[in-house]
Context: one part of a larger RNA
Molecule: large-subunit ribosomal RNA, domain VI
Organism: Parabacteroides absconsus
RNA sequence: CGCAGGAAAUUUGCGGGGAUCUGACACUAGUACGAGAGGACCGUGUUGGACAGACCUCUGGUUUACCGGUUGUACCGCCAGGUGCACCGCCGGGUAUCUAAGUCUGGAAAGGAUAAGUGCUGAAAGCAUCUAAGUACGAAGCCAACCUCAAGAUAAGAUUUCCUUAGGAGGGUCGUCAAAGACGAUGACGUUGAUAGGCUGCAGGUGUAAGGUCAGUAAUGGCGAAGCCGAGCAGUACUAAUAGCCCGAAA
Numbered sequence: 001c002g003c004a005g006g007a008a009a010u011u012u013g014c015g016g017g018g019a020u021c022u023g024a025c026a027c028u029a030g031u032a033c034g035a036g037a038g039g040a041c042c043g044u045g046u047u048g049g050a051c052a053g054a055c056c057u058c059u060g061g062u063u064u065a066c067c068g069g070u071u072g073u074a075c076c077g078c079c080a081g082g083u084g085c086a087c088c089g090c091c092g093g094g095u096a097u098c099u100a101a102g103u104c105u106g107g108a109a110a111g112g113a114u115a116a117g118u119g120c121u122g123a124a125a126g127c128a129u130c131u132a133a134g135u136a137c138g139a140a141g142c143c144a145a146c147c148u149c150a151a152g153a154u155a156a157g158a159u160u161u162c163c164u165u166a167g168g169a170g171g172g173u174c175g176u177c178a179a180a181g182a183c184g185a186u187g188a189c190g191u192u193g194a195u196a197g198g199c200u201g202c203a204g205g206u207g208u209a210a211g212g213u214c215a216g217u218a219a220u221g222g223c224g225a226a227g228c229c230g231a232g233c234a235g236u237a238c239u240a241a242u243a244g245c246c247c248g249a250a251a
Base pairs, nucleotide, nucleotide: 001152005163006162007161008160009159010158011157015149016148017147018146021049022048023047024046025045026044027043033038051106052105053104054103055102059100060099061098066093067092068091069090070089071086072085073084074083075082076081111143112142117137118136119135120134170247171246172245173244174190175189176188177187178186195240196239197238198236199235200234201233202232204229205228206227212223213222214221215220
């Protein structure tokens, strides 16, 4: 831009894409078969591998704005307590997130038409013959089935609701943002508000703060699950999402 008015939702599916894998063990059954040795078809169940998708409860990894320990040095006048630099100085842990080595799920079953093949009936050819007429089966393959995209399917589909020349449905701009993201876009919210920040509580992490006091000559230890805390979950309008402006529809 189109889909002959403008929108917001919900859809049908022309057509396209994906998937389609496979082992072992057990039962049937030591049965059929076989002199024995050995040893099934068919059918059923269990459990794996590789692959694919999703997720983060568990196990781990990551976690350079979280917590702690510690070395050297410089500084905050000194002590104490801290800060900078040294690969995040080094080391021990670690939430959210992202993730695999972790967890869950999948391949199926049933159907249609067939291939090789197997048949039934059956002539040409008084017999025979699966084939010539007719007719039944038959594969991990084909068409569907399963998952997914999908009306630019220009043959542009369908349904519901709203709006009708402006008290205008709806959209945009702008702002606060994230399950989204290079930017656009997408999604949430904009005071009739929990969208983000702050604050409070909780979860979770770290591991017992500073100061004071007590014990000890002192190092140190106790008073104390303390103190601190990024992203998590809630609550709460304290702060910022104000007000507005633009576009916008009929033969």